[in-house]
RNA sequence: GCGGUCGUAGCUCAACUGGUUAGCAGCACCCGCCUGUCACGCGGGAGGUUGCCGGUUCAAGUCCGGUCGACCGCG
Repeated sequence: GCGGUCGUAGCUCAACUGGUUAGCAGCACCCGCCUGUCACGCGGGAGGUUGCCGGUUCAAGUCCGGUCGACCGCG
């Protein structure tokens, strides 16, 4: 330099072919219950510009272009 995959909460990930208001998510965090205390367990709560910019569409996390980053392959 070329090609491919990926980027969603502090971390790990869903979202099935574009369709409601982003998830009956898990861990972590906060509050309460339990306990002599902590942990475990139980109940509740908060947290999101879906990397960034633009385009297509009535509608975009999802499709298209650009750009940044991570990983893999080729030279």
Molecule: transfer RNA
Organism: Candidatus Kaiserbacteria bacterium